Predicted 3D model of a 72-nucleotide RNA (transfer RNA) from an Erysipelotrichaceae bacterium. It was read from a public genome assembly. Its mean pLDDT, the model's own confidence on a scale to 100, is 81. The source organism's lineage runs through Bacteria, Bacillati, Erysipelotrichia, Erysipelotrichales and Erysipelotrichaceae. Rfam family: tRNA. Rfam links the family to the GO term triplet codon-amino acid adaptor activity.
RNA sequence: GGCCCAUUAGUCAAGCGGUCAAGACGUCGCCCUCUCACGGCGGAGACGAGGGUUCGACCCCCUCAUGGGCCA
Numbered sequence: 001g002g003c004c005c006a007u008u009a010g011u012c013a014a015g016c017g018g019u020c021a022a023g024a025c026g027u028c029g030c031c032c033u034c035u036c037a038c039g040g041c042g043g044a045g046a047c048g049a050g051g052g053u054u055c056g057a058c059c060c061c062c063u064c065a066u067g068g069g070c071c072a
Stems, first nucleotide, its partner, number of pairs: 001071007010025003018055001027043005048064005
C1' cells in the first nucleotide's frame, strides 16, 4: 500500500427496512433474612462518526475512525 471482517448499555450478545431495540451478567431500589449471601419483583442504561438512498434505516450504499485477519 491492496483486500476482507467486525463495531448495538459497564461486559457478553440478538436483530437482516416499519418491534416500545430482546436476553444474560453487572448495577440501583424494594421484598425476603437477626445480617450477609441466595432467591423474588421492579428501575435506569445502547445502535462508533458524518453523508446518501427510502414514505421510513441498527438494518442498504459511500467516506472516515477504531480493532482484527490475509497478501505485498